[in-house]
């Protein structure tokens, strides 16, 4: 330098054009317990890597940039 893939709460992931963006773990509060753990319940936490474009409508499609990983030279 070229090709491919990934980027979504603190962490790991799903979501493949339209419903209020979901799940698990962690963390918080309460119940339970003499207490802790486990268990049960509840609540909070994202505006989807940045910018631009397509569309009536974009996490989703396109372009570009950034970061990470793999391959080629």
């Nucleotide at each position: 330098g070229g090709g491919c893939g990934a980027u979504u709460g603190g962490c790991g992931c799903a979501g493949u054009g339209g419903c209020u963006a979901g799940c698990g773990c962690a963390g918080g509060u309460g119940c339970c317990u003499u207490a802790c753990a486990a268990g049960c319940a509840c609540a909070a936490g994202g505006u989807c890597g940045g910018c631009g474009g397509u569309u009536c409508a974009a996490a989703u499609c396109c372009g570009u940039c950034a970061u990470c990983g793999c391959c080629c030279a």